The prediction has a mean pLDDT of 81. The part of an RNA shown here (large-subunit ribosomal RNA, domain II) has 721 nucleotides and comes from a Candidatus Nealsonbacteria bacterium. Taxonomically the source falls in Candidatus Nealsoniibacteriota (Bacteria, Bacteria candidate phyla). Its Rfam family is "Bacterial large subunit ribosomal RNA". For this family Rfam cites "The comparative RNA web (CRW) site: an online database of comparative sequence and structure information for ribosomal, intron, and other RNAs" (Cannone et al., BMC Bioinformatics, 2002).
Context: one part of a larger RNA
């Protein structure tokens, strides 16, 4: 990991809903009949009564009916215990009540399947756990009993002999001794650091290194103490390789709002991902939303167009509440400033009214929509839809986009809502690839046809013309900003009385103006900036000097000879512009009067869309043909016409197909069963039937019936490879 076999909605009670099927019910007998222990009893005997529908005098109507003019009221009915017996009162009696008993509990039963519920293991597998009874100290832990063991070497306590001093006590010195959780090392225990193994030699070991090593020492044997207990120099350590409560069985199929799994086909429909409650939040119950069926047939739905409503959003505006920017006025305060001997007065600032101008508001509103929704009528639309019963569901994690908001940073592929759409549960085409975007909504067949988004130069299916436009490879990523790019467009000025750049020449006097300063002379700096000559020509536009000086400009004249300067608005481009995969910001190739961008035209590609033609199945019509039931009214079914429809997850409904086994009919089979292997045919599918070959003894078929009745997934068992 792959074959194979086995694996998961079942069973008893019970309730509930449907369809079908058989049946007529519950009490009592009465005449008669039959027994018999013979005058009291037992049994047959359901004729018959009462009950299962009431109101009315009645007719009659009928869950209602009568009164009524009357749908109004109003009586009485609408489902109660039923039924017999006996025993008491009461009645002339019938009867009428009241106690008791007896059966029956059904106002139709009872079965059957089917769907849904409750108790159970309750679709299947899956815990860590609780508990109880038992086994366990051969490993380990402590204690007990009775036994073994510790090379050598070292250090030298106590006390005591000797000498020597001493009055003594006792103190030096030598000897002798031989103490101790003493020292150093082997056996032995033990496991420090590292290596090394880490599918191993080994479920803890090798090597090297290391600790203890006469002790709280190691250690044989035997014995004792256990599971909420024991043991423990205390780590919750050990209590037979995993102990914060051991192990075997057992309660036991322990629970598991969780994880996984759950087996054949066609056919019709088809959601949700939301609200309230919830020890609730990944779990539930109602509701919403989906099927299925019944009833009437009463209507509802969709659309449009009318009419009639109520609103306070958009948007406006400031009339109110509230904010917020300027002047003035008035009133009034005033640490400032200033003038002034104060008195007063100007300037500023504050507060508050009022006036002008321009403003803001989700919890402002003198206004005030567009849609939206409510209700009416009309018309379309017709197998479109809703109300009303009943039965099954599954949903409560949604996601993206567009538009309107809160929240956030007017951040998120953030979050919460409203609202439409698409995904979910939807495949095709388009967006290079690409659940939520754009087109469109797959029942099936076709080497037909028209299209939609998009597109049509090549990969790649289809393209051409007209007018412009952009020189950035802009198309084919980006701001604020910033620029004689460059197309249009509005407008002002000057201009042959000659403008604009060139180009000749002129730019002067009072004056070095005044101040200031070392100087300041157009040109350091400060105020003023006048007047003369004149075609002009600054109290000076720039360089420049210590300061002058030189250059230049402005401003004038000549030559020249045609357009010159500036501002508005817009169109495409430029810069602004640095990133981590390799060019990598058009899918690529490539691409410049385009194959880029605008504006116009005609065309042609393109989807599982539309049309064409045929086929299935489903649904509605049909005064259409057959059939069947049935007195008939009407249905059944089948064929034909016509129209319509068939994407689907959770889920709902229908109709099938195969396996096993039983029952009743029939049948095949040593002339070769059922398995297997192969082929060929039918049928929308499940799966049917037939041919050969293997095989070598049983196995169909129609008709019902029962189920241990379908694999491919469960880290699913088992078994083989």
């Nucleotide at each position: 990991g792959c074959c194979a076999a086995c694996g998961a909605g079942u069973g008893u009670c019970g309730c509930u809903u449907a369809a079908c099927u058989u049946u007529u019910u519950a009490c009592u007998u009465a005449a008669g009949g039959g027994g018999u222990u013979c005058u009291g009893c037992c049994c047959c005997g359901g004729a018959a009564g009462u009950a299962u529908a009431g109101g009315a005098a009645a007719a009659c109507c009928a869950a209602g009916u009568g009164u009524u003019a009357a749908a109004a009221g109003c009586g009485c009915a609408u489902u109660a215990u039923g039924u017999u017996u006996c025993u008491g009162a009461u009645u002339u009696a019938a009867u009428u009540u009241a106690g008791a008993a007896a059966c029956a509990c059904a106002a139709g039963a009872a079965g059957u399947u089917a769907g849904g519920c409750g108790c159970c293991g309750a679709c299947c597998c899956g815990a860590a756990g609780c508990c109880a009874a038992g086994c366990g100290a051969g490993c380990u832990u402590g204690c007990c009993a009775u036994g073994g063991c510790c090379a050598g070497g070292g250090u030298g306590a106590a006390u005591u002999c000797c000498g020597a001093c001493g009055a003594a006590a006792g103190u030096c010195g030598g000897g002798a001794g031989g103490a101790g959780g003493c020292c150093c090392g082997a056996a032995c225990c033990c496991g420090u650091g590292a290596g090394c193994c880490g599918a191993g030699c080994a479920a803890u070991a090798c090597u090297c290194u290391g600790g203890g090593a006469u002790g709280a020492g190691c250690u044989g044997u035997g014995g004792u103490a256990a599971g909420g207990a024991g043991u423990g120099a205390a780590a919750a350590g050990c209590u037979a390789a995993c102990c914060g409560a051991g192990c075997u069985u057992g309660g036991u199929a322990a629970u598991a709002g969780c994880u996984g799994g759950u087996u054949c086909u066609c056919c019709c429909c088809g959601a949700a991902a939301u609200a309230g409650c919830u020890u609730u939040a990944g779990g539930g119950c109602u509701a919403g939303c989906c099927c299925c069926c019944c009833a009437a047939u009463u209507u509802u739905g969709u659309u449009u167009u009318c009419c009639a409503g109520g609103g306070g959003u958009a948007g406006a505006g400031c009339a109110c509440u509230g904010a917020a920017u300027g002047a003035a006025a008035u009133a009034u305060c005033u640490u400032g400033g200033g003038a002034u001997u104060u008195u007063u007065u100007c300037c500023g600032g504050g507060u508050a009214u009022c006036u002008c101008a321009a403003u803001c508001a989700a919890a402002c509103u003198c206004c005030g929509a567009a849609u939206a929704c409510u209700g009416g009528a009309a018309a379309a639309u017709u197998u479109a839809u809703a109300c009303g019963g009943g039965g099954g569901a599954g949903u409560c994690a949604g996601a993206a986009u567009g538009u309107g908001a809160g929240g956030g940073c007017u951040a998120a592929g953030c979050u919460u809502c409203a609202u439409g759409u698409u995904c979910a549960a939807a495949a095709g085409g388009g967006a290079a690839a690409c659940a939520g975007c754009c087109c469109a909504g797959a029942u099936c067949u076709u080497c037909a046809u028209c299209u939609a988004a998009g597109g049509u130069c090549c990969c790649u299916a289809a393209a051409c013309u007209g007018a412009g436009u952009u020189a950035a490879g802009u198309g084919g990523g980006a701001a604020a900003g910033g620029a004689a790019g460059u197309g249009a467009u509005a407008u002002u000025c000057c201009u042959u009385u000659g403008a604009u750049a060139g180009u000749u020449a002129g730019g002067a006097g009072g004056u070095u103006a005044g101040c200031u300063u070392a100087g300041a002379a157009g040109c350091a700096g400060c105020g003023a900036c006048c007047c003369u000559u004149u075609a002009a020509a600054a109290a000076g536009u720039g360089c420049g000097u210590a300061a002058u000086a030189g250059c230049u400009u402005a401003c004038u004249a000549a030559c020249u000879a045609a357009g010159g300067a500036g501002u508005u608005u817009u169109g495409c481009g430029c810069c602004g512009a640095a990133g981590a995969u390799u060019u990598a910001a058009c899918g690529g190739g490539g691409c410049u009067c385009a194959a880029a961008c605008u504006c116009a035209g005609u065309a042609c590609c393109g989807a599982a869309g539309a049309u064409a033609a045929g086929a299935a199945c489903c649904c509605g019509c049909c005064u259409a043909c057959a059939u069947c039931u049935g007195c008939g009214a009407a249905g059944u079914u089948g064929u034909g016409g016509c129209g319509g429809g068939u994407g689907g997850u959770a889920g709902g409904g229908g109709a099938g197909c195969g396996u096993c086994c039983c029952u009743a009919u029939u049948g095949c089979a040593g002339u070769g069963a059922a398995g297997c292997c192969u082929u060929g045919c039918c049928g929308u599918a499940a799966g049917g039937c037939g041919g050969g070959g293997u095989g070598g003894a049983g196995c169909g078929a129609u008709a019902g019936g029962g189920a241990g009745u379908g694999a491919g997934a469960a880290u699913g068992u088992u078994g083989g490879c």